Annotation
SAM riboswitch aptamer (S box leader) from an uncultured Bacteroidota bacterium, 113 nucleotides, folded computationally.
Order: sequence, then C1' cells, then structure tokens
RNA sequence: GAAUUAUAUAGAGGAGUGGAGAGAUCAGGCUCAGUGAAACCCCGGCAACCUGCCAAAUUGGAAAGGUGCCAAUACCUGCCGUUUCGGAUAAAAACCGAAGGGAGUUAUAAUUU
Repeated sequence: GAAUUAUAUAGAGGAGUGGAGAGAUCAGGCUCAGUGAAACCCCGGCAACCUGCCAAAUUGGAAAGGUGCCAAUACCUGCCGUUUCGGAUAAAAACCGAAGGGAGUUAUAAUUU
C1' cells in the first nucleotide's frame, strides 16, 4: 500500500513553542481562527476496538497495556430510487422542495497479505 469485518447524530480540557490558516480529497456553502489557526510538546481527560484482569461468563464490570480520540451529525450537500409528504391539480413513475433509505468515499480498530 491492498483486502476483510465492525463502528461513525454519544463523550472528553488547560498551559508552552509556533505564527496563518483549519474543518480528509475536489467543488459549493457554513463555521472556527492574531481575544492566536496548523504542527510539535507537557500535564489532564474521554472511550472500550485489541491483549491481559475480575465475575454470577455467547454477557457484564473495572481500565493495567496497545492504539485511537478531546468544536459544530464524518459541520452540511454532491451519486442512486415506482420510500413518504408537499408544490398539485382531473391525473402524473417528468420537474422542484423537504424528510428518510441505500451506495460510494473517508476515519478508527483488529486480522490477513
């Protein structure tokens, strides 16, 4: 790097260095940012994927270790449809809007290569 499986609207702070961006990529928005962005580092915390531990053991508990994480739903949208509602009427599977579902992408963990 690739593949597979699981999860993704929950949760979690404050200093130092630094000095302008950041929110995965691309695009359109929107938000945060010299009342200091990214990054690095110190202390703190959240969580429970894996190893180990306890137990009344296909489950539950604590949190020693390995990661991970600590603005906003993965910040929102983009692709698909005879899902639902409305525009909306005599009717509409076309069009527009909203909600919902699915896929894809991404992130994290474990295993394999």
The model forms 85% of the base pairs in the Rfam consensus. It was read from a public genome assembly, where an Rfam model found it. The prediction has a mean pLDDT of 84.